[in-house]
Context: one part of a larger RNA
Molecule: small-subunit ribosomal RNA, 3' major domain
Organism: uncultured prokaryote
This record gives sequence, structure tokens and C1' cells, in this order.
RNA sequence: UGAGGGGGGCCCGCACAAGCGGUGGAGCAUGUGGCUUAAUUCGAGGCAACGCGAAGAACCUUACCUGGGUUUGACAUAUAGUGGACCGGUCGUGAAAGCGACUUUCCCUUCGGGGCCGCUAUACAGAUGCUGCAUGGCUGUCGUCAGCUCGUGUCGUGAGAUGUUCGGUUAAGUCCGGCAACGAGCGCAACCCGUGUCGUCUGUUGCCAGCAGGUAAUGCUGGGUACUCUGGCGAGACUGCCCGUGUCAAGCGGGAGGAAGGCGCGGAUGACGUCAAGUCAGUAUGGCUCUUACACCCAGGGCUGCACACGUGCUACAAUGGCUGGUACAGUGAGAAGCGAAACCGCGAGGUUGAGCAAAUCUCCAAAACCAGCCUCAGUUCGGAUUGCAGUCUGCAACUCGACUGCAUGAAGUUGGAAUCGCUAGUAAAGGCGUAUCAGCAACGGCGCCUUGAAUACGUUCCCGGGCCUUGUACA
Repeated sequence: UGAGGGGGGCCCGCACAAGCGGUGGAGCAUGUGGCUUAAUUCGAGGCAACGCGAAGAACCUUACCUGGGUUUGACAUAUAGUGGACCGGUCGUGAAAGCGACUUUCCCUUCGGGGCCGCUAUACAGAUGCUGCAUGGCUGUCGUCAGCUCGUGUCGUGAGAUGUUCGGUUAAGUCCGGCAACGAGCGCAACCCGUGUCGUCUGUUGCCAGCAGGUAAUGCUGGGUACUCUGGCGAGACUGCCCGUGUCAAGCGGGAGGAAGGCGCGGAUGACGUCAAGUCAGUAUGGCUCUUACACCCAGGGCUGCACACGUGCUACAAUGGCUGGUACAGUGAGAAGCGAAACCGCGAGGUUGAGCAAAUCUCCAAAACCAGCCUCAGUUCGGAUUGCAGUCUGCAACUCGACUGCAUGAAGUUGGAAUCGCUAGUAAAGGCGUAUCAGCAACGGCGCCUUGAAUACGUUCCCGGGCCUUGUACA
């Protein structure tokens, strides 16, 4: 000087407390361990691995296994020799890849050769083989915590100190005052995006107040650009004003006006560094290793295997509910090998046909919770696993191993031990909708969107993590 202390002081955080809802018990989905296997490819491992890489494992993917094959190679560049094209066609064998046989046929030319393809030979290719403890790049984490440093000066023999400590204050090393310090940098904040109010411009594909026309009905039509809205520009919030308080400082408490009040709310933004943290399987890359194989092609299988254990979720155990019928109101998004209206067929998944739309125009598009009636407290009209049969769709192909539909079947489960998680407001909880990946889908996952919409916070003693000062130390 740091680090650590079941030392002290001050302070913060859904850290505790106060509340609300979960997980842990059940069934299923999914990831992991283990076991099994020819293979169950590999990585990730406290927080910070485990619905993670994977924003899509039937084939492909695919890296694994078994079997069949290729050896200048699936891919790149170059040289030399050689042949004639290439693209094709036929046949044999085969599961395919491949192997073999037959057949067809060049272009340009300065006549040296060149283009393209095959074969041979050689340099070389190739490796998801190893090392993330050789690396770059990227990422996680402490932590959006308020810290981390430097120049000059001063002090100290020196390591170093000071500044950065102190008194206030703040979300903040934020600001003020003081001070052997005076300044500065990276962080904080602001500048950026969205949202909340208003003005102005714009007026179609959006909108419809007034006017006119029309319909069974509808902005349907003329018309209008008020309103909603679209998306450009601007205004607005700054402790600016008032009172109190405070060192007549920084600030803090209250109030006015205002759509919004003291960081308005949300996002993006992550200092010096820590963990030899993660990634050689995204890519790049040093070194090592393989080179008729650790490379490459193909078929089938596996990654989906099941005495078990754990994580993350979904659905429930019901009456604030289930079923049936009726009926209002969103927003984000997506669409051409696409979205697919209307009509018809089917109980249904879906099918036939196909209008319109590269979309504020058309389509996906039907919203769900809500209200009324019936049922009534039980393993049930709860719950839907499992299983049987019959089907639909995608796709070359649903056996291993897809999703969905109809009929039948109707398991566990009556609110969950010890323990443990999330959340402070348009939040939690609840409800649905959209979308990336994608032929299809194991999505109950991820990322978004709107709708309904709470409770509680006395407080900082305690648990966990963190910041500053200080103290002692057998630690570095």
C1' cells in the first nucleotide's frame, strides 16, 4: 500500500421486513447428470452451466455409429504431359455413392498456341483433430456499482502520501464550503431513441363534424380536411416562481401554475480492472498431430434410447369455476414458390375453386378476459395424462421419430415437507394476439404487443451483496 476480520462508524440495493403470486408434491414438455448403447457427436458446470450454443435433429442439418465406396481428392491455385470437348444418351451392377461397358460431339486462332473438360504426375488441398493455460476478436460477471487514475507542486531516507481526506448534500468523486495543494483525464450526468401535452405543415390508401345522395346494412358515393391519425418541424420542465429551512452555500420540505415537477417514465450507453471466467465447434490464428486417413462421398441408424436424480416451464387440482349460447372493445407485426377473402364440400383437422394485395388500400383477423342461462361440492359435467380405432396436412419419405382432427378411453392430482424464487405501478398477477427460425414441427421455449389491473413498504436490528472512512493483524 492492499486484502481479509463472527472490529467500529456512515450509507445503499426487492438485501431483509410489509405484501402479492409462484417453485419444491401430481401429469406432461424441455435441458442436464447418471445409466444404457455400435453410436447415444461436441461444448457450457456456484452465483455468472442446466427451454444454454440450438432463431426449428424424420432425410439433410450432423460433427457420432455400422456398412459400402474415393485417394491431387467435395473445395483453391499452379506446372508438365496427354486426350477431345462440355452438356448428353443407352446398358450392366448396386440400397445409394461408386465402378464398368457402349455411343454422340468441340470453339477461337496471328497456326506458336489459347478457352473448356477429363486422365496421369507433382507442388499441395483437407481436418467440427488437440491446446481458450500460446492468441486476436467477441461475450459473461462484480455492476450502471461510483469509482479508477495522471501532470506539476508539497511532505517522507524510502515504499509511498497528499490531491480523492474533513463538514454538509446528492441517484452519483453530484454539487457547495473548508483545506499544501492547484489542475486534468476515463467514468457520473447531459448530448441519442421511444413515450406523455400543445402548435404548425401534410390530407391518401387514413378520418367523417357539418351539407347532399344512396342502402337490408356499411365513409358506400359526391364532398370536406374540422376531429382521430400518419410523420416532418417546433414549443414545453429550468428548482424557472412563492413560502419555509440551510453556513443569506450546495441543497432539502411544502405550494402555485402545468399534460408532465424536481433524473417525468422507459431504452441504448458498461470506467481502471477481477475471475489464466467462456468460446480453437461462428470466423481468424501460433504450435502440435493425421495425410489410401483423424480427409472426402453415400445408405441406414443415432443425437428422441430409460430402474433413477436435479434445473426451467406448461396444465391442473375447481364454483371468483366448468359447460352451452349470445355479444362489445386492441396493439405490435407478417405476406409473392407468399397472405389467401367470398362461395361450396366435410362433425372437424382440412379440401375444391379463387377475388384482392409487393399492401395506412387486400389478406392473416376470429380477439380473450366480460355479461346472461343451466349444472350443482363430487375424484364430479373438475382434471386431462395414457391407450385403441378412423382420418387430415407437410414432405422423395412420418416405422424408429412430425404436428393436428374425430370417436372412444378417462391416470395421477383435493393446494404441495425442509427449503427456495420473482416483483415497488400501468409494476405484480391474469388474459389473449403477433413474429423470427421454418417444407412441416415436437413452441408449453425466445422476442415483442396490447387488454384487465392490485396489495404493501413501520423501518434498517438481523440475512445477502456493495460503497466510503477508521481500527488491529502470526496475511501478500